RNAcentral holds the sequence, with entries from Rfam. A computed fold for a 74-nucleotide RNA from Rubritalea profundi, annotated as transfer RNA. RNAcentral records the identical sequence in 2 taxa. NCBI's taxonomy places the organism under Bacteria, Pseudomonadati, Verrucomicrobiia, Rubritaleaceae, Rubritalea. The coordinates come from a structure-prediction model, not an experiment, and the mean pLDDT is 80. Its Rfam family is "tRNA".
């Protein structure tokens, strides 16, 4: 200096194939069961998808640039 991969709620991750309401799995408030722990059951609340721009009626998704992390070559 060339090429490839992943970046999504605190954490691990799918969803990109085919553009159309952003989810699970754990944890976290709160009720219930339980004499309490602990276990479970019900319900909530957290994320404008790395960042920045374009294309679109419409963008996690398609396109440009661009940072991180990795692996590969040279």
């Nucleotide at each position: 200096c060339g090429g490839g991969a992943c970046u999504u709620g605190g954490c691990g991750c799918a969803g990109u194939u085919u553009g159309g309401u952003a989810g699970c799995g754990c944890g976290c408030u709160u009720c219930g069961c339980u004499g309490g722990g602990g276990g479970u059951g019900a319900a909530g609340a957290g994320g404008u998808c790395g960042c920045a721009g374009g294309u679109u009626c419409g963008a996690a998704u398609c396109c440009u640039g661009u940072a991180g992390u990795c692996c590969c070559g040279a």